[in-house]
RNA sequence: GGGAGUAUAGCUCAGUGGUAGAGUACAUGCCUAGCAUUCAUGAAGCCCUGGGUUCAAUCUCCAGUAAUUCCA
Repeated sequence: GGGAGUAUAGCUCAGUGGUAGAGUACAUGCCUAGCAUUCAUGAAGCCCUGGGUUCAAUCUCCAGUAAUUCCA
């Protein structure tokens, strides 16, 4: 210098053109003499940034940024 995929909850990851879910972690409650486990509930995301297309974009297109990887 060129190519590829990735970016979504504190962390690990799903997800589909009609405003987003799981596990784990966290908080509260139940239980216990107490703790742990189990169970229930809850909070936590304008989905990397900026534009375009569309009635509508996390999803499609373009550019950029970050870290990763391959080639030279």